[in-house]
This is a predicted structure of a 132-nucleotide RNA (SAM riboswitch aptamer (S box leader)) from an Alphaproteobacteria bacterium.
RNA sequence: AACUCAUCAAGACCAGCCGAGGGAUAGGCCCUUUGACGCUGGGGCAACCGUCAGAAAGUCAGACCGGCUUUUUGGAAAGGUGCCAAUUCCUGCGGGACGCCAAUUUCGGUUGGUCCUCCCGAGAGAUGGGUC
Numbered sequence: 001a002a003c004u005c006a007u008c009a010a011g012a013c014c015a016g017c018c019g020a021g022g023g024a025u026a027g028g029c030c031c032u033u034u035g036a037c038g039c040u041g042g043g044g045c046a047a048c049c050g051u052c053a054g055a056a057a058g059u060c061a062g063a064c065c066g067g068c069u070u071u072u073u074g075g076a077a078a079g080g081u082g083c084c085a086a087u088u089c090c091u092g093c094g095g096g097a098c099g100c101c102a103a104u105u106u107c108g109g110u111u112g113g114u115c116c117u118c119c120c121g122a123g124a125g126a127u128g129g130g131u132c
Stems, first nucleotide, its partner, number of pairs: 002131007013042005021031003025092004043084003048080002051075010088124001093121005099114006
């Protein structure tokens, strides 16, 4: 790099260095010489892995104890990561709700289109776990 699974509305900033762009991409909008982005140091947030305790199921076992696997609840935050502007900043693709418009109508509706708002999903991206 690739594949796969989970999560993405919450949370968490100071100092030093550097010096012009940055927020993945396009548009919008925003941050930024009152110094952004990035780097370094310290601090913090969270709890994916890991760790500790409990529960359930399966399994090893003649049975208990116990071991292993899976799921789940809770604690702590020493370890491996991650993160600390804005919902992944918003939108992009598909569907739906409400509304509006047009056509049609047996005046009950039906069909089509569509701005804003909202909802669901997909895609893309990010992070972590696993496989190779």
The model forms 97% of the base pairs in the Rfam consensus.
Lineage of the source: Bacteria > Pseudomonadati > Pseudomonadota > Alphaproteobacteria.